[in-house]
This is a predicted structure of a 163-nucleotide RNA (c-di-AMP riboswitch aptamer (ydaO/yuaA leader)) from Kitasatospora sp. MAA4.
RNA sequence: CGUGCGCCGUCGCCAAAUCCUCAGGAUCCAGCCCCAGGGCCGGGUCCGGGAGCCGGGGAACCACCGUUCCUUGGGGUGAAUCGGUUCGGCCCCGGCCGGACCGUAGGAGACCUUCCUGCUCCGAACCCGUCAGCUAACCCGGUAGGCGAGAAGGAAGGAAAGG
Numbered sequence: 001c002g003u004g005c006g007c008c009g010u011c012g013c014c015a016a017a018u019c020c021u022c023a024g025g026a027u028c029c030a031g032c033c034c035c036a037g038g039g040c041c042g043g044g045u046c047c048g049g050g051a052g053c054c055g056g057g058g059a060a061c062c063a064c065c066g067u068u069c070c071u072u073g074g075g076g077u078g079a080a081u082c083g084g085u086u087c088g089g090c091c092c093c094g095g096c097c098g099g100a101c102c103g104u105a106g107g108a109g110a111c112c113u114u115c116c117u118g119c120u121c122c123g124a125a126c127c128c129g130u131c132a133g134c135u136a137a138c139c140c141g142g143u144a145g146g147c148g149a150g151a152a153g154g155a156a157g158g159a160a161a162g163g
Base pairs, nucleotide, nucleotide: 011148012147013146014145018051019050020049022048024047025046026045027044028043029042031040032039033038052143053142054141055140056139057138062133073131074128075127076126077125082103083102084101085100086099087098088097089096090095106122107121108120109119111158112157113156114155115154116153117152
């Protein structure tokens, strides 16, 4: 000097996933007093609570709705859907499941919003359990994680900083 890993602090990105001067509970650590054991004070983690944020269920109105039968069930969070090629397995020979690859609806990229051009990346996973249109009151749940890539240019309107 370069690279990799770990820890601490700070700044920032994806995402609802943040904040709390909470007289709360448990536990751990540090400091002080006194040192017999206690007292005081500060911090971390978990649980609980509050605020904010996000999502689901749930009337009327509206939407849907010929009848009956049957399910290839159906639905939700999320950007994460829908196709094609190929391989393997099952097999009722029509498909189902899984892997790889190619595209794709859609989503993200350093103050914010809209539009145009362009580049890069993502395009997963999970839940309910035969049940859910919308939805006031009301009810329920979540507030995990991951990351440090930088590709921007133009138009308009804001915000902030400075003068």
The model forms 92% of the base pairs in the Rfam consensus.